[in-house]
Molecule: SAM riboswitch aptamer (S box leader)
Organism: bovine gut metagenome
RNA sequence: CUUAUCCAGAGUGACGUAAGGGAACAGGCCCAUCGACGUCCGGCAACCUGCCGCAAGGUAAGGUGCCAAUUCCUGCGGUGUGAACCGAAAGAUAAG
Numbered sequence: 001c002u003u004a005u006c007c008a009g010a011g012u013g014a015c016g017u018a019a020g021g022g023a024a025c026a027g028g029c030c031c032a033u034c035g036a037c038g039u040c041c042g043g044c045a046a047c048c049u050g051c052c053g054c055a056a057g058g059u060a061a062g063g064u065g066c067c068a069a070u071u072c073c074u075g076c077g078g079u080g081u082g083a084a085c086c087g088a089a090a091g092a093u094a095a096g
Stems, first nucleotide, its partner, number of pairs: 001096006011041001013040003020031003025075004042067003047063003050059003071090001076087004
């Protein structure tokens, strides 16, 4: 850079020199000393490989990914009185 996907799913676990975290900026709204975030274990999923299968599909061994809230929501454009909806941008992940 290209293509695809992003309203599903995933813990009453352990650890500790732990207080910040939810990508970045802004605004909101949340999570968090009843320990969030992180690490380990565990789990979810099935994009690629492998294996099974005529196929549909299955499996979950390998490579990734993921495990509060739609990608937490808004920011730009369109429709709409509005609530809201649709699209884009940005981002994330996979494959090339």